[in-house]
């Protein structure tokens, strides 16, 4: 420095549900819990994924579509930075 996670140490996150704020939602935060992670650290850059407030269009009685400029890195890859341990 490469690979790699079978063993070791210290640690580290926190899924679903529950309560609380936030939003149009999606979803995010906190608290509680731990189902799971060797990167479940960071980063919306590719692709996928979830929402549709405005807006556009169409209906006409409050609804359908379309739309990401909104989410998600705990979908997958990419980039970046880093623990131990074995080779």
């Nucleotide at each position: 420095c490469g690979c790699u996670g079978c063993u070791c140490a210290g640690a580290g996150c926190a899924a679903a549900g529950c309560c609380g704020u936030c939003g149009a939602a999606a979803g995010a935060c906190g608290g509680u819990g731990a189902c799971g992670c060797a990167g479940a650290g960071c980063u919306a850059c590719g692709g996928g994924g979830c929402u549709a407030c405005a807006g556009c269009g169409g209906a006409u009685c409050u609804c359908c579509g379309c739309c990401a400029u909104g989410c998600u890195c705990g979908c997958c890859g990419g980039g970046c930075c880093g623990c131990c341990a074995g080779c």
Annotation: This is a predicted structure of an 87-nucleotide RNA (c-di-GMP-I riboswitch aptamer) from a Gemmatimonadota bacterium. The sequence was found by an Rfam model in a public genome assembly. The model forms 100% of the base pairs in the Rfam consensus.